[in-house]
Transfer RNA from a Candidatus Hodarchaeales archaeon, 75 nucleotides, folded computationally.
The prediction has a mean pLDDT of 82.
RNAcentral records the identical sequence in 4 taxa.
The organism belongs to Candidatus Hodarchaeales, within Archaea.
Rfam family: tRNA. Rfam describes the family as follows. Transfer RNA (tRNA) molecules are approximately 80 nucleotides in length. Rfam classes the family as a transfer RNA.
């Protein structure tokens, strides 16, 4: 340097191809209460995110372009 893949809550992944509005969902941990003599577990419940920046659009987590960053390939 080219050309792929791919960045989503504290961590793991879906959603994206086919845009659809309200709280953007699940596990697993966080935290609070509830059971229990205590813990564990178990039931409720809350807190948490679309890598940046731009463009199209009534609407963008998704389309489009750039830029960063990971990984993989090839020179």
């Nucleotide at each position: 340097g080219c050309g792929g893949u791919c960045g989503u809550c504290g961590u793991c992944c879906a959603g994206c191809c086919u845009g659809g509005u309200c709280c953007a969902g699940g596990a697993c941990g966080u935290c609070a209460g509830c059971c229990c003599u205590c813990c564990a577990a178990g039931c409720u419940g809350a807190g948490a995110a679309c890598a940046c920046g731009g463009g199209u659009u009534c609407a963008a987590a998704u389309c489009c372009c750039g830029u960063c960053g990971a990984c993989c390939g090839c020179a």